[in-house]
RNA sequence: GGGCGAGUAGUUCAGUGGGAGAACGCCUCGCUUACAACGAGGAGGUCAGAGGUUCGAUACCUCUCUCGCCCACCA
Numbered sequence: 001g002g003g004c005g006a007g008u009a010g011u012u013c014a015g016u017g018g019g020a021g022a023a024c025g026c027c028u029c030g031c032u033u034a035c036a037a038c039g040a041g042g043a044g045g046u047c048a049g050a051g052g053u054u055c056g057a058u059a060c061c062u063c064u065c066u067c068g069c070c071c072a073c074c075a
Stems, first nucleotide, its partner, number of pairs: 001071007010024004018055001026042005048064005
């Protein structure tokens, strides 16, 4: 330098065009002598960034950034 994949809640991930979600974690309440487990409720998101397409973008297109893998070149 070229190719491919990934980036969404604190963590691991789903979501392929119209309501942003699950599990675990966190907080509150219940239960318990107490803790755990269990039950009920809740908080938490610029969907990596910018631009474009579209009536409408997490999703499609372009560029950039970060991470991973492969290939090539120079020395």
About this RNA
Transfer RNA from Candidatus Saelkia tenebricola, 75 nucleotides, folded computationally. NCBI's taxonomy places the organism under Bacteria, Pseudomonadati, Candidatus Omnitrophota, Candidatus Saelkia. It matches the Rfam family "tRNA". Rfam classes the family as a transfer RNA. About the family: Transfer RNA (tRNA) molecules are approximately 80 nucleotides in length.